Predicted 3D model of a 502-nucleotide part of an RNA (large-subunit ribosomal RNA, domain I) from Reinekea blandensis MED297. Model confidence (mean pLDDT): 81 of 100. Its Rfam family is "Bacterial large subunit ribosomal RNA".
Context: one part of a larger RNA
């Protein structure tokens, strides 16, 4: 040095576990905000830090309910000081307080800071306390240019509204490129991504100037089909309907009003936000421990599930079932009041020409729709639009005003339930104080890290040692090769002992 065996070290795979995730289903909720939000800063305890809660009234105050013996949140034990059957802690509802920043709104500003003014009040004063002072829209009044009247503008007042945040869904205004076409330009990707505006719990659409085809249907929306269709298309790549049929859901109305909104009154069902009751088992054996074994029982509208020292219907929490609200919310219906755009049956409209756009339809034979692009420009129900160039006949409808639930889309969020979903390199990036540590000027990027034991019973005391680190006894425990670097403890890698080989 090698091989073999045995025993270790290192290491943290594997197995088992789950506080966390993932995906759904059924319900709820679908907003919060100048009555100051979302999100933060700083404080706040007998307490040094962090988390949670709260706000100078600061792990809290008050009221009303529930509940009934303990309590003063967590890491985190102990101590101190207290509270509590005159009902605490705790749970629910409603109030109060709510520093500073933040739309942030008195002015400023390098967020959590600086500097003011006005009114009232207390005060000798210094000062304290309370309230107010942003902008825009809306409505009044006073002023008032160029410019005579006026208007713009300015000032003052008023009581209402707006502003910002928020996951997706929705409507509107703008609007790519990569890519595909095996290149590329029409085309495609795609009206997608993205930007902007706006709204709601849904939005949008909507009661035919619609389809159909000589029969008829009867608002809109969504699903299945029709449909690998008809078409469209450098007739390439591709794009791609409608009629009709079957379903879901159904609702119709208005024009000096209605729907809606706000508010007042009557009325308040079922529910939501705390809770309450809730059946039935013993002995024996093994064991550290019984829920396991054996024997004999019981309940069940309850044998879903979880816990308890191994596997429990009958030990505990629950479960089936039955009850429960002072307060707040939800809320059908009826009546009254207020508010309520444009317009007066729809004219610079329909239509036409030119140029774009939308329609499955790329200008095409190209109808239809639209135009808040240009130029033109009717009729008035004895009228007008449409039926895919166009004309006739026939049929059908009534534009240029408006409202409208449901069926449909989505899930930041709440509750319940489920999983041939994951089980710590998986599952969220995050099971753990994670959008943290750390990196970056910044936009932004972004981890690692779970497990002693049934119970800390977490090793008194003694010894070695540097009043170490670490270890040896002793003790606890079923187990300490379960000792906190803690379940199991693979491999690589490193040793010790023995044997053999060289």
């Nucleotide at each position: 040095c090698g091989u073999a065996c045995a025993c270790g070290g290192u290491g943290g795979a594997u197995g088992c576990c789950u506080u966390g995730g993932c995906a759904a289903u059924c319900a709820g909720a679908g907003g919060c905000g100048a009555u100051g939000a979302a999100g933060g800063a700083c404080g706040u305890g007998g307490u040094a830090a962090u988390c949670u809660g709260c706000g100078a009234a600061a792990a809290g105050u008050c009221u009303c309910g529930g509940g009934g013996a303990g309590c003063u949140g967590a890491u985190a034990a102990a101590c101190a000081a207290g509270c509590g059957u005159u009902a605490a802690u705790c749970c629910g509802a409603g109030a109060a307080u709510a520093u500073c920043c933040g739309a942030a709104u008195g002015g400023g500003g390098a967020a959590a800071c600086c500097c003011a003014c006005c009114u009232g009040u207390c005060a000798u004063a210094a000062g304290g306390c309370a309230g107010g002072u942003a902008u825009c829209c809306u409505g009044a009044g006073c002023u008032g240019a160029a410019u005579a009247c006026a208007u713009a503008g300015g000032c003052u007042c008023a009581u209402g509204g707006a502003g910002g945040c928020g996951a997706a869904c929705c409507c509107g205004g703008g609007g790519a490129a990569c890519u595909g076409a095996a290149a590329c330009a029409u085309c495609u990707a795609a009206g997608u991504a993205c930007c902007c505006g706006g709204a709601g719990g849904a939005a949008a659409a909507g009661a035919a100037a619609u389809c159909a085809a000589c029969c008829g249907a009867g608002a809109u929306u969504c699903c299945c089909u029709a449909u690998u269709u008809a078409g469209u298309g450098g007739c390439g790549a591709g794009c791609g309907a409608a009629c009709g049929g079957g379903g879901a859901a159904c609702a119709g109305c208005c024009c000096u009003u209605a729907a809606g909104u706000g508010u007042u009154g009557u009325g308040g069902a079922c529910g939501u936000u705390a809770g309450u009751g809730g059946a039935a088992g013993g002995c024996u054996c093994u064991g550290g421990a019984a829920a396991g074994u054996g024997c004999c029982g019981c309940c069940a509208u309850a044998g879903u599930g979880g816990g308890u020292g191994a596997u429990a219907g009958c030990c505990c929490c629950g479960u089936a079932c039955a009850c429960g609200a002072a307060a707040a919310c939800c809320a059908a219906a009826c009546a009254g009041c207020a508010u309520g755009a444009a317009a007066u049956c729809g004219a610079g409209u329909a239509g036409g020409u030119c140029g774009g756009g939308a329609c499955a339809c790329g200008a095409g034979a190209a109808a239809u729709c639209u135009u808040u692009g240009a130029c033109u420009g009717a009729a008035u129900a004895u009228g007008g639009g449409g039926g895919g160039a166009c004309c006739a006949u026939c049929c059908u409808c009534c534009a240029a005003g408006g409202c409208u639930a449901a069926a449909u889309a989505c899930u930041c969020c709440u509750g319940a339930u489920u999983g041939a979903c994951c089980g710590a390199u998986a599952g969220u990036g995050a099971a753990c104080c994670a959008g943290u540590a750390c990196c970056g000027u910044g936009a932004g990027g972004g981890a690692a890290a779970g497990g002693c034991g049934a119970a800390a019973a977490g090793a008194a005391c003694c010894c070695c040692u540097g009043u170490g680190a670490g270890g040896g006894g002793a003790g606890u425990g079923a187990a300490a090769u379960a000792g906190a670097a803690c379940c199991u403890g693979a491999a690589a890698c490193c040793g010790u002992g023995u044997a053999c080989g060289u």